[in-house]
Context: one part of a larger RNA
RNA sequence: CUGGGUUUAAAGGGUGCGUAGGUGGCUUGGCAAGUCAGUGGUGAAAUCUCCCGGCUCAACUGGGAAACUGCCAUUGAAACUUUCAGGCUUGAGUAUAGCUGAGGCGGGCGGAAUGUAUCAUGUAGCGGUGAAAUGCUUAGAUAUGAUACAGAACACCAAUUGUGAAGUCAGCUCGCUAGACUAUCACUGACACUGAGGGACGAAGCGUGGGUAGCGAACAGGAUUAGAUACCCUGGUAGUCCACGCCCUAAACGAUGAACACUAGACGUGUGUGGCCUAGCCAUACGUGUCCAAGCAAAAGCGUUAAGUGUUCCACCUGGGGAGUACGGCCGCAAGGUUAAAACUC
Numbered sequence: 001c002u003g004g005g006u007u008u009a010a011a012g013g014g015u016g017c018g019u020a021g022g023u024g025g026c027u028u029g030g031c032a033a034g035u036c037a038g039u040g041g042u043g044a045a046a047u048c049u050c051c052c053g054g055c056u057c058a059a060c061u062g063g064g065a066a067a068c069u070g071c072c073a074u075u076g077a078a079a080c081u082u083u084c085a086g087g088c089u090u091g092a093g094u095a096u097a098g099c100u101g102a103g104g105c106g107g108g109c110g111g112a113a114u115g116u117a118u119c120a121u122g123u124a125g126c127g128g129u130g131a132a133a134u135g136c137u138u139a140g141a142u143a144u145g146a147u148a149c150a151g152a153a154c155a156c157c158a159a160u161u162g163u164g165a166a167g168u169c170a171g172c173u174c175g176c177u178a179g180a181c182u183a184u185c186a187c188u189g190a191c192a193c194u195g196a197g198g199g200a201c202g203a204a205g206c207g208u209g210g211g212u213a214g215c216g217a218a219c220a221g222g223a224u225u226a227g228a229u230a231c232c233c234u235g236g237u238a239g240u241c242c243a244c245g246c247c248c249u250a251a252a253c254g255a256u257g258a259a260c261a262c263u264a265g266a267c268g269u270g271u272g273u274g275g276c277c278u279a280g281c282c283a284u285a286c287g288u289g290u291c292c293a294a295g296c297a298a299a300a301g302c303g304u305u306a307a308g309u310g311u312u313c314c315a316c317c318u319g320g321g322g323a324g325u326a327c328g329g330c331c332g333c334a335a336g337g338u339u340a341a342a343a344c345u346c
Stems, first nucleotide, its partner, number of pairs: 003318004007300002012314001014201002017198001021194003025088006033081002035077008049065006091191001092188003095184004100179001103177007110154001114150008125136002162169001205246006214240002219235004257313006265291012295302002319346003328339004
């Protein structure tokens, strides 16, 4: 390389959009590039294979045949692939009507809690722990009440719930905006699938400027302990929040790439639609769960949401360590990211 693989043994790209490329529904006709068949030419000799012969045999060697699986030309075939012209509607999309949700962005508003400030009541403790202490407090704390301000998050509803491509998304409301699904089967007529590069998004983190209630790396103190650079406690800065600009990585997980078709069922649940003899039942579509036939798997398990049976395309793996490292390239403010070896060793 081929082959065989990728939930957990090495291996699915973090996610979608999409370029080249690869692959592609039913049907009619043309051409004949691929494809198939015939014929002709060529495919040096030697070598290889088979047969016969020569050295006493063999190696070696002479003769003959076959082969040289290829290429060129030409004559045909037309099922399949390509191509050209035409048709179709089931794939795909559009339209109309409906419906759905924490989908996204921006604005406004709300209450509880927390903290702080002021005032009032009131007096000796509060807080914290396994037990304590640091800490706060007679300059009046804790507690209770009133008022004001601030920032952040939205109890109950709430759920194997829902939405989104993923990251993620949850108070109420307004505006803008994207999508899924269902029904009709009206329109277009293969317009499709995948997708190397590419560009877009992407928790946390970084920079600048704001903001800072609570929480809280670092840090300080108190404990614990043989020690305690920890676990526990009292404080507390970055950060967490906002705007803009970067970073581009995660156990970015379903550790399971995308699309299509097929292969028993049962029981839940979300959102629709239709029917009927309407406390409901039946049918149907798209989601989301549990348990299992067949089948698969090393097993655990998976099982119409496949890890089953097939097709297409992409990504990736090839003993452990060295190493996701060095060097070089590209990117970054930095942290670092990405691409990615070898010696050596077991």

The part of an RNA shown here (small-subunit ribosomal RNA, central domain) has 346 nucleotides and comes from a metagenome. Model confidence (mean pLDDT): 87 of 100.